[in-house]
Context: one part of a larger RNA
RNA sequence: AACGAACGCUGGCGGCGUGGAUUAGGCAUGCAAGUCGAACGCGAAAGUUCCCUUCGGGGAGCGAGUAGAGUGGCGGAUGGGUGAGUAACACGUGGGUAAUUUGCCUUAAACCUGGGGAUAACUCCGCGAAAGCGGAGCUAAUACCGAAUGUGGUUACGCCAGGGCAUCCUGGCGUAAUUAAAGGUGGGGAUCCCGCUUCGGCGGGACCUACCGGUUUUUGAUGAUCCCGCGUCCUAUUAGCUUGUUGGUGGGGUAACUGCCCACCAAGGCAUUGAUGGGUAGCCGGACUGAGAGGUUGGCCGGCCACACUGGGACUGAGACACUGCCCAGACUCCUACGGGAGGCUGCAGUCGAGAAUCUUUCGCAAUGGGCGCAAGCCUGACGAAGCGACGCCGCGUGGACGAUGAAGGCUUUCGAGUCGUAAAGUCCUGUCACGAGGGAUGAACCGCAAAUGUGUAAAUAAUGCAUUUGUCUGACAGUACCUCGAAAGGAAGCUCCGGCUAACUCCGUGCCAGCAGCCGCGGUAACACGGGGGGAGCAAGCGUUGUUC
Numbered sequence: 001a002a003c004g005a006a007c008g009c010u011g012g013c014g015g016c017g018u019g020g021a022u023u024a025g026g027c028a029u030g031c032a033a034g035u036c037g038a039a040c041g042c043g044a045a046a047g048u049u050c051c052c053u054u055c056g057g058g059g060a061g062c063g064a065g066u067a068g069a070g071u072g073g074c075g076g077a078u079g080g081g082u083g084a085g086u087a088a089c090a091c092g093u094g095g096g097u098a099a100u101u102u103g104c105c106u107u108a109a110a111c112c113u114g115g116g117g118a119u120a121a122c123u124c125c126g127c128g129a130a131a132g133c134g135g136a137g138c139u140a141a142u143a144c145c146g147a148a149u150g151u152g153g154u155u156a157c158g159c160c161a162g163g164g165c166a167u168c169c170u171g172g173c174g175u176a177a178u179u180a181a182a183g184g185u186g187g188g189g190a191u192c193c194c195g196c197u198u199c200g201g202c203g204g205g206a207c208c209u210a211c212c213g214g215u216u217u218u219u220g221a222u223g224a225u226c227c228c229g230c231g232u233c234c235u236a237u238u239a240g241c242u243u244g245u246u247g248g249u250g251g252g253g254u255a256a257c258u259g260c261c262c263a264c265c266a267a268g269g270c271a272u273u274g275a276u277g278g279g280u281a282g283c284c285g286g287a288c289u290g291a292g293a294g295g296u297u298g299g300c301c302g303g304c305c306a307c308a309c310u311g312g313g314a315c316u317g318a319g320a321c322a323c324u325g326c327c328c329a330g331a332c333u334c335c336u337a338c339g340g341g342a343g344g345c346u347g348c349a350g351u352c353g354a355g356a357a358u359c360u361u362u363c364g365c366a367a368u369g370g371g372c373g374c375a376a377g378c379c380u381g382a383c384g385a386a387g388c389g390a391c392g393c394c395g396c397g398u399g400g401a402c403g404a405u406g407a408a409g410g411c412u413u414u415c416g417a418g419u420c421g422u423a424a425a426g427u428c429c430u431g432u433c434a435c436g437a438g439g440g441a442u443g444a445a446c447c448g449c450a451a452a453u454g455u456g457u458a459a460a461u462a463a464u465g466c467a468u469u470u471g472u473c474u475g476a477c478a479g480u481a482c483c484u485c486g487a488a489a490g491g492a493a494g495c496u497c498c499g500g501c502u503a504a505c506u507c508c509g510u511g512c513c514a515g516c517a518g519c520c521g522c523g524g525u526a527a528c529a530c531g532g533g534g535g536g537a538g539c540a541a542g543c544g545u546u547g548u549u550c
Base pairs, nucleotide, nucleotide: 001549002548003547005546006545007544008543009542012396013395014394015393016392017391018389019388025352026351027350029349030348031347034074035073036072039071040070042068047062048061049060050059051058052057081307082306083305091231092230093229094228095227096226100224101223105220108217109216110215111214113147115145116144122137123136124135125134126133127132152179153178154177155176156175157174158173159172160171161170162169163168183212184211185210186209187208188207191206192205193204194203195202196201233279234278235277240270241269242268245267246266247265248264249263250262251261252260282304283303284302285301286297287296288295289294309330310329311328312327313326332343333342334341335340360386362385363384364383368382369380370379371378372377399429400428401427402426409420410419411418412417433491435486436485437484438483439482443477448472449471450470451469452468453467454466455465456464494539495538496537497536498535499520500519501518505534506533507532508531509530515522516521
């Protein structure tokens, strides 16, 4: 000098930060991941209006195609937490992939034809205490499955051109094989078809068109995997370690290279330049300190990694071996009708425990960002805010000026006085903070809706996209910040030290006792060192002590 600090005494206000470092111990409760009806089939109730009624009730309309569950799609792999494990290509840095993948987004090209069979929901039946499960029957789709087409893609063969350090790579042409798809919403009017018809028309479809989608390929972006050089703690009271081990051939596997796995073959590979073992530890940007070199450290914020009760495993998927998914085993807790089931806060709050020690079971999606959706919007303990803690840093205040009989009082005294001390009182002011009253923000830009103009698509003056303009709509914080006014010196100072180091001295008490102490050392009868008083020094809403680092 510093700290995620703790403890003691004390404590006025504000701003900005920061706060479970120990038991990766156990957890009550609530919330933390949903969304889409413009993919799909179903579809209530309360209530209310009316009608009938044997007055018990029944029916119809609205509620409402709402709530709701279900099929399906996308998202639940992000965000958030923690540091247990890990001495490792984990991280940092620089490279490689001629050995790779990438949903949504972007660029470009082409296509979207025609069929089929199911199944949940639902109804009925059954089992079970429950969790839940079984059987029969019905039904839809952007769910599922064949077929067609093949711009393209992939594979094989052949030919040509170009390139590379190499295994080889890139491009073009030809032949063969193989490989796709889904619709939804809005608008239109000429013709045609179907249904209803009061023969006026109405509704649906074919057809055209726009938007949102679908399929195949391509380009980029982003994300991710893999490989390599170098760097990365202590220990030799750890000196030898290794059999998928090291290499090869052939296969399997993967998005992809590789002993990643397997069969066979060879006998290698690593190590005093520290292998192997043991201990400790997440790594970094940074942080602290220091003149620097260096040392120490990795909390908050940012990047990477790892983990999600413990251990193991795969499934789905573009992506996981998946914190609030699944399966198995284990420990623990809970429910049980004893047959069987349920759970996982190292998310936000909160609770118990252990501990010197670390906060509210708050408000809001207004902003920023994320998911879904055409959108309105819904969800979001991410986030934005508020609350608690002097835990830290910073700022402000606790008044200012004048005021001598140098008051009273305290302490000291050489008894003259000295000192506290302009300090107080008193007089005149000021009004920060706190208090009361009034006014009162920035953060809001969007999106959407309505209208207008221009422009694109289009057969179109429908519809719709884009741009501009106008209007409208949205604030948790918060009646907060801030401003003005009012009243009022009123409500706001402590802590440590005073022998030397080290700024600051005397009196009394005590008498090697009681005690102090960072080091030197004080105390045994005048102690500037113990305890108290007065006085003084230092810092100040803090001051000291302890711990740790330099």